[in-house]
RNA sequence: AAUCGAAACGGCAAACUUAUUGAAAGAUAAGGACGCAAAGCCACGAGUCUAAGGCAUUUUACUGCUAUGACAGUCGGGUUGCCAAAA
Numbered sequence: 001a002a003u004c005g006a007a008a009c010g011g012c013a014a015a016c017u018u019a020u021u022g023a024a025a026g027a028u029a030a031g032g033a034c035g036c037a038a039a040g041c042c043a044c045g046a047g048u049c050u051a052a053g054g055c056a057u058u059u060u061a062c063u064g065c066u067a068u069g070a071c072a073g074u075c076g077g078g079u080u081g082c083c084a085a086a087a
Stems, first nucleotide, its partner, number of pairs: 005083001011036002016031006034073001040079003044076003047071003053066004
């Protein structure tokens, strides 16, 4: 240096609760820890969720379709980086 992922100085924080926000999905903050070695960052590919707006309609509505909205803790990909045992 590369690889690896034992440990964890240190780091993140699922469900749930409260508050705020949003049409919703969701997000943010505080509490809280299921877990995480990239559970840091980027919606590029696939996937998933939502449907305000738009479009459609014979059922006019608690309907259908649609991302321009989201999810990086779904899987790939890109990019940056901490620690450090064994090999």